[in-house]
Context: one part of a larger RNA
RNA sequence: CGUUGAUUCUUGAGGGGGCUCGUCCCUAGUACGAGAGGACCGGGAUGAACUGACCUCUGGUCUACCUGCUGUCGCGCCAGCGGCACCGCAGGGUAGCUAUGUCGGGUUUUGAUAACCGCUGAAAGCAUCUAAGCGGGAAGCUUGCCCCAAGAUUAGGAAUCAUUAUGAGACUCCUGGAAGAUGACCAGGUUGAUAGGCCUUAGGUGUACAUACAGCAAUGUAUUGAGCCGAGAGGUACUAAUAUGUCCAGUCUCUUGCGU
Repeated sequence: CGUUGAUUCUUGAGGGGGCUCGUCCCUAGUACGAGAGGACCGGGAUGAACUGACCUCUGGUCUACCUGCUGUCGCGCCAGCGGCACCGCAGGGUAGCUAUGUCGGGUUUUGAUAACCGCUGAAAGCAUCUAAGCGGGAAGCUUGCCCCAAGAUUAGGAAUCAUUAUGAGACUCCUGGAAGAUGACCAGGUUGAUAGGCCUUAGGUGUACAUACAGCAAUGUAUUGAGCCGAGAGGUACUAAUAUGUCCAGUCUCUUGCGU
């Protein structure tokens, strides 16, 4: 830009992906074979590698969530804290992201075939799978499975809304996001739980400060599974999404002018 204004849901022309390989058991120590050995067909189990999704479990990370510790400087001092020292070092660790973790996938199907194997059958009284005719037959082709898909310019379909302004819808703007470099996409914008705050809570850390008691003291005990806490969950309009803007389609009627 087109698809004759939109919103939602779709069909699928066409395109892409996938298609792998073992081991064991049963059939069966059967068929076969003198024996040694040892099946086709069919059924079941379990893996390897590859691959998709996910974070319940097992782990990793989690740059300031909790705790401990050292040096030094500061808050007048004690106590308690803060800054710096690779995140100062060390021990843990939620959400998220992750693999080595968890779950799943290939199979089965349809049709036409290749090599090949056939039926009937003449030319050529026989024979012959072929000349007419009819079958079987592959990890390959097609279909089936998963994904994209109407710029498929043949631009599809359905429902609903709007059609002259009382205008469907979209955008800008704002609050944000398991979306993201930015656009985009998605959730919302007071008829509101979108983010922050607050409350409760999962979860993390591991028993705060202060006080009392015991001890000369270091320290210990009680209050106390305490205190503190980022992303998780639920609730709650306290704060901010205010107000205002921008774009936007075709139909019908009348009048005038021009052309046919």